[in-house]
Context: one part of a larger RNA
RNA sequence: GGACGAACGCUGGCGGCGCGCCUAACACAUGCAAGUCGAACGCGAAAGAGGGCUUCGGCUCUUGAGUAGAGUGGCAAACGGGUGAGUAACACGUGGGUAAUUUACCUCUGGAUGGGGAAUAACCCGGGGAAACCUGGGCUAAUACCGCAUAAUGCAAGGUGACUGCAUGGUUACCUUGCUAAAGCGGGGGAUCGUAAGACCUCGCGUCUAGAGAGAAGCCCGCGUCCGAUUAGCUAGUUGGUGGGGUAAUGGCCCACCAAGGCGAUGAUCGGUAGCCGGUCUGAGAGGAUGAUCGGCCACACUGGCACUGAGACACGGGCCAGACUCCUACGGGAGGCAGCAGUGGGGAAUCUUGGGCAAUGGGCGAAAGCCUGACCCAGCGACGCCGCGUGGGGGAAGAAGUCCCUCGGGACGUAAACCCUACAAGUGAGGGACGAAUAAUGUUGGGCUAAUACCCCAGCAGAUGACGGUACCUCAUGUAAGCCCCGGCUAACUACGUGCCAGCAGCCGCGGUAAUACGUAGGGGGCGAGCGUUGUCC
Repeated sequence: GGACGAACGCUGGCGGCGCGCCUAACACAUGCAAGUCGAACGCGAAAGAGGGCUUCGGCUCUUGAGUAGAGUGGCAAACGGGUGAGUAACACGUGGGUAAUUUACCUCUGGAUGGGGAAUAACCCGGGGAAACCUGGGCUAAUACCGCAUAAUGCAAGGUGACUGCAUGGUUACCUUGCUAAAGCGGGGGAUCGUAAGACCUCGCGUCUAGAGAGAAGCCCGCGUCCGAUUAGCUAGUUGGUGGGGUAAUGGCCCACCAAGGCGAUGAUCGGUAGCCGGUCUGAGAGGAUGAUCGGCCACACUGGCACUGAGACACGGGCCAGACUCCUACGGGAGGCAGCAGUGGGGAAUCUUGGGCAAUGGGCGAAAGCCUGACCCAGCGACGCCGCGUGGGGGAAGAAGUCCCUCGGGACGUAAACCCUACAAGUGAGGGACGAAUAAUGUUGGGCUAAUACCCCAGCAGAUGACGGUACCUCAUGUAAGCCCCGGCUAACUACGUGCCAGCAGCCGCGGUAAUACGUAGGGGGCGAGCGUUGUCC
C1' cells in the first nucleotide's frame, strides 16, 4: 500500500446491487418448512335452507352432497433446504478403467383388458387404557394381494461351430430343454347384439416384456493434497492362495482351509491440525495466505448402533434398540429432537423480521383445472461492503460584526457572511402510472387420427392471471442535509494560552522538570469525506 463475512469510537442525507452467528455440531417455547391424485378403490357426514307430522321433548323427507372427511392404493417424500462436527482418506482434484445397477424420461420389439381365487382397512358391534394407543368379532372394494393360461432377441442348463486371450476363460451364431409377466380408468360413437348396464369400435392415459439412449449412482486404479522423528518400527483377517458365502457388482467384504507374508527414513505407525475444489486476497511474477457469499463433490442430522421399505436411504422434519437431556402422567406408562425459515435463552467484540406472495423461475402430485412449496421471488432491519448522487447557484468590501494573533501600525478566518434566485436527488401534498405476463383453461380456423363432421392430438388466432406496489418513473406545489482524523521528524499542515518529569502523549525515534509547533484548549491549517479514525488478521 492492498484486502476483510469484521468489531470498537465519533458522526451520519439518499439510492442501486450485494452481504449479514467466523463463538456453543449449546439448549430450544410457538408457527410454518412435503405433499398430491376421486380420470385406481370402497365408504361417507354436519351446520344451514325448505316441506310434512308432533304429546312441543322431538321424528321424518328433500337439499346441502357423493361435498367435507378420514381410509385402501399409486407416485413423491433419497430432490430441494441446513451445517462443517468428524475425516489426512480414493474424502477431494485430475486422468483412466469396469465386474455392475438404474424409477421416471426419449426411442423401439412383442404382448395383456383371457379365466379364477382368498383377504383386508375404512365402517358396524364389543373390550382394555388417564393418555399414547392396543385388542376381539362381523361386512366390503380396487391399477392392493395370490394361483392358472399365454412366453422370447430375456434368464438358467446342455450341445455344436467360428473368433479371440498368457490363462481360469471370453465373445458371437445356431439348436434342445426348462423357467419367468400384465390392470385397468376416462372421453366419444354410426351399424349390429342387448330391457338396461354394456358388448363392440375408436381416441387418450395407464400396464407387462425385451433392446437401445440420455441422465444418475456404485466400485477400482495412476498422480497430486498440512505439521511433528523430542513419534522408528507397524501389522493376525494381518499379506497372498484355493474353495465358498454375500452384493447390482470386483474384492479379506465375510468365512473355512493352506502358505508366511505385507508396510517402512522416497517417513510406515503414532500424535496434532483440517471438510476438498472451482475460486478469493495479495504479488511484476514466482510464490504466500485463504476456502464466507455463488457453483461442484464429500460428510453429518441430540449421541452410538441397526436394519426395513424402495429403482434409489442405512433415510434432517421415517422405524427399532441403547444413552444423555427436556416434557406429560391417574405412577401402570407415554412424548420429543430447528446444523430447514423466522424466533428465544446462552456464549460472544460481534451478525437481521416469530414479514408478504406463489405473480415469476424451479420442484412434487395430477389428463387437466389446480393443490403444496420459509426452494424461490420480494419486502423489513444493519454505512457491513462496493458503486452512484446530493448537501446549492448568483452576488458580494481593499474587506461588516464576531473570534484569534499582534511589534498596537495592523494581520487572519474571508467572497466567507449579509443579499437575491432556484429546486435537480430525499421528504410531504395533488394527478398520472409501468416492464417483469405468456404459457394454461376456454372459444375458433386448418391439419392428423378414425367408420365418423364426436372425442383426442398438433399448429395459428382470440384469451384470465402481479406479492413487490399505487413501487419505479413522469408532471405540479412545497422544501431539507457534514463530519472525522491529523498538524515535532518519518508525513501534507503553526501560533497563543494553560500545565510544569505533574497531568498526559506515543507506530518508531521520543515529548513534558516555567516561554512545550510533541500534553490540554482555542484560532488557524492539512487530509479524507457520509464517512473518518482505531484494533485485529492475511499478502
Model confidence (mean pLDDT): 82 of 100.
The part of an RNA shown here (small-subunit ribosomal RNA, 5' domain) has 539 nucleotides and comes from a Pseudomonadota bacterium.
The full RNA is in RNAcentral, with records from ENA.